[in-house]
Context: one part of a larger RNA
């Protein structure tokens, strides 16, 4: 892991609701048993009470509150409370005992430590010395001394290893000592012992182990066993040592009762100050002007005081704005009345039962935040609890709300192949594989296609080529020089088709080369600006790589059109069930009509199937019961039935009861494998 068996809302008491039954102004029995009645609930209430009484209390009164005859006893089911209270699950707390054969420390009594090295004190001899003392040699054999076996230990390897639980290998430390060790004893659980690590106290230690209190408690995790029908949520508010919980409300469901309820539209009368807009108020913004010497400063002046380019204030004109501005002001939302529409026990009241009280996504409006698949609020919708089709895949994006079967038609989205359906039609655009995709900015572009405007143009435009581009004059000044071209001033005139007292390069200064301008040649459009479409650049991420892929120049983009494909949607046919109404029926139930009914988590309600057993009625069985296995039939399901094989002695059906009554999950329990 698998298989089998076991395995979780029970019992008692009280209260409460519902339906059922008995009796009824009464109902009913407890202990005990042979009688018989106490008691309990009800039959009268109101008031704090005295008290009064179908009334009473308050009040001066009006009036108002409560009350003015159906209960009670059972069993059943739902719920509440007390109990272990649906089952399993702590760590812990307390009490009484058992442990020092492990280990910690201590005490008594024993044992052990190969071999080698070093060479303290002391002593002897000798030398020096007056002595004290010192030197040398020998002797000697000290030491928590040195090297290193046994013995004791346990440093390193990220070695090796789990043999039921610390081994093995290599390496390493101490090894006459605060050493190691045998044996006998002592200390015990808030206690011991501890060269102190909260170490050790029998593989257990920040409080041992065993038994008991004990089914401790758990707002926490997990599990909770047959079927169908029907309705169907919440993740919000308020309180709480409240934030994983809970109570009340809201939302769901079931029953009973009661005649209206108001989704939508319109009209009348109201409420509102948002979006927008505006500058009338408040505030901000910033330009010009006018006035004011008002603070400082400067300046003038002997002082008084005068002046002003900065600053302040007020006003005028013009600018830009505002969640905490409004002279204005929608859409929209909402109150009430009425009409139309819609609904029809829907809405509402009362009573029984819940679940929920972690929510999340899209769109619209907003607060905080640089932002976020961020975090609050709000309206709506979806997921949650929603299948199906599309989006490659994809809870909440698009389509669409799934009772069952069959046929057809569409939606979103698609129609070259994978892969159902157009290699469709018409007109353009794109050349970038742009794109076919859910991303890309400012800025940039003589890419290309369109639209518009102005100007030039056969009296020849634009571009190219050829020629000219001169003279007074080297203008004047300046300067070493200054001649178109360092700089300053002026910038005239002539000849001309045209040619600047010169736009640039150049020279020390000249020279020289171009330009403007003109002519010739050429021969048809050109130049500039604005705007639109599709493109290019801008453009950087980590394994190799993605338009879903192949691939595509359309099978890309734009506009228009026609076919087709495509869902549980829509339509048609047949069937099942729910609900409502009517009719029939002795109950059971049946028939007809209608239905904008039949997705569903938590949850409520309703009806069934199966297992064991009791009573009663009625059956089957050695001519083959139960069980096992297999084939088939029936039903909407749980399930039921028939036949065959095996098996070898018991087993059903109807009615009414009673339950230790249904397993796939709980790191479930036991057994098997």
């Nucleotide at each position: 892991g698998c298989c089998a068996a076991g395995g979780a809302g029970u019992u008692u008491a009280u209260c409460u609701a519902a339906g059922u039954g008995g009796c009824a102004a009464g109902g009913u029995u407890a202990a005990g048993u042979u009688u018989g009645a106490a008691g309990c609930c009800g039959u009268a209430g109101c008031g704090a009470a005295a008290g009064c009484a179908a009334g009473u209390a308050u009040g001066a009164a009006a009036a108002u509150g409560c009350g003015u005859u159906a209960g009670u006893c059972a069993a059943u089911u739902g719920g509440a409370u007390a109990a272990g209270a649906c089952c399993c699950g702590a760590a812990g707390c307390c009490a009484g005992g058992u442990g020092a054969u492990c280990u910690a420390u201590u005490c008594g009594u024993g044992g052990g430590c190969a071999g080698g090295c070093u060479g303290a004190a002391g002593u002897u001899u000798u030398c020096c010395g007056a002595a004290a003392g010192g030197g040398a040699a020998a002797u000697g054999g000290a030491g928590g001394g040195c090297c290193g076996a046994a013995c004791c230990g346990g440093u390193g390897u990220u070695g090796u290893g789990u043999a039921c639980a610390u081994g093995c290998a290599c390496u390493c430390g101490a090894a006459u000592g605060a050493c190691c060790u045998g044996u006998g004893a002592a200390u015990a659980g808030g206690g011991g012992u501890g060269a102190a690590a909260a170490g050790c106290c029998u593989a257990u230690c920040u409080a041992a182990c065993c038994u008991g209190g004990c089914g401790a408690u758990g707002g926490c995790u997990g599990g909770u066993u047959c079927c169908u029908g029907u309705u169907g949520a919440a993740a919000u508010a308020u309180g709480c040592c409240g934030c994983a919980g809970u109570a009340u409300a809201g939302u769901c469901u079931u029953g009973u009762c009661u005649a209206g309820u108001u989704u939508a539209u319109u009209a009348g009368c109201g409420a509102g100050g948002u979006a927008a807009a505006g500058u009338a108020c408040g505030g901000a913004u910033a330009a010009a002007g006018u006035u004011u010497g008002c603070a400082g400063a400067g300046u003038c002046g002997a002082a008084a005081g005068g002046c002003u380019a900065c600053g302040g204030a007020a006003c005028u004109u013009a600018u830009u704005c505002c969640a905490a501005c409004u002279c204005u002001g929608a859409a929209c939302u909402u109150g009430u009345u009425a009409a139309u529409u819609a609904c029809g026990u829907a809405a509402g009241a009362c009573a029984g039962g819940a679940a929920u009280g972690g929510g999340g996504g899209g769109c619209g409006g907003u607060g905080c935040g640089u932002a976020a698949g961020g975090u609050g609020c709000u309206g709506u919708u979806c997921c949650g609890a929603g299948a199906c089709c599309g989006g490659a895949a994809c809870a909440a994006c698009g389509g669409a709300g799934a009772c069952c079967a069959g046929a057809g038609u569409u939606a979103a989205g698609g129609u070259c192949c994978c892969a159902a359906a157009a290699u469709g039609u018409a007109u353009g655009c794109u050349a970038a594989g742009u794109g076919u995709a859910a991303c890309g900015a400012a800025c940039u572009u003589u890419g290309u296609c369109g639209a518009g405007a102005a100007c030039c143009u056969g009296a020849g435009a634009c571009a190219g080529u050829a020629a000219g581009g001169a003279u007074g004059u080297a203008g004047g000044c300046u300067c070493a020089g200054a001649a178109g071209c360092a700089g300053c001033c002026a910038u005239c005139a002539u000849u001309u088709a045209a040619a600047g007292a010169a736009a640039g390069c150049g020279u020390a200064a000249c020279a020289g080369c171009u330009c403007a301008c003109u002519u010739a040649u050429c021969g048809a459009g050109g130049u500039u600006c604005u705007u639109g479409g599709c493109g290019g650049g801008g453009a950087a991420a980590a394994u190799g790589g993605a338009c879903g892929g192949g691939g595509c120049u359309a099978a890309g983009c734009a506009u228009a059109c026609u076919a087709c494909c495509g869902a549980u949607a829509c339509u048609c046919u047949g069937g099942a069930g729910g609900c409502u109404u009517u009719c029939a029926u002795u109950u059971u139930u049946g028939a007809a009509a209608g239905u904008u009914c039949u997705g569903g988590u938590a949850a409520g309600c309703a009806g069934g199937c199966g297992u064991c057993u009791u009573u009663u009625c009625u059956g089957c069985g050695c001519a083959g019961a139960a069980g096992u296995u297999u084939u088939c039939u029936c039903u909407g399901a749980a399930g039921a039935g028939a036949g065959g094989a095996u098996g070898g002695a018991g087993c059903g059906g109807g009615a009414a009861g009673g339950a230790a009554u249904g397993a796939g999950a709980a790191u479930c329990u036991u057994g098997g494998u």

Predicted 3D model of a 673-nucleotide part of an RNA (large-subunit ribosomal RNA, domain II) from a Nanobdellota archaeon.